[in-house]
RNA sequence: CUCAUCCAGAGCAGUGGAGGGAAUGGCCCGAUGAAACUGCGGCAACCCUUGGCUUUGCCAAAACGGUGCCAAUUCCUUUAGGUGACUACCUAUAAGAUGAG
Repeated sequence: CUCAUCCAGAGCAGUGGAGGGAAUGGCCCGAUGAAACUGCGGCAACCCUUGGCUUUGCCAAAACGGUGCCAAUUCCUUUAGGUGACUACCUAUAAGAUGAG
């Protein structure tokens, strides 16, 4: 840089000792213990593997292996447009994350 996905799912313990949720504005989490590291466990099914088919691919299965993930929709939001009429909702982006190349 390209493509795909992002309203589902899944946490305990030890060390540690004040931050964390990318950034903005919010709103939250945290001394009933944040980040980080370690151990064990789990979720999911991107790659890999197997089978089928109408084979640029699609569907199904599996979970040994390579990643990823385990508060809140990517926590909400940002830019543009629309509905609504009051603090709401919808669509498409941007940004970000993960995987594959």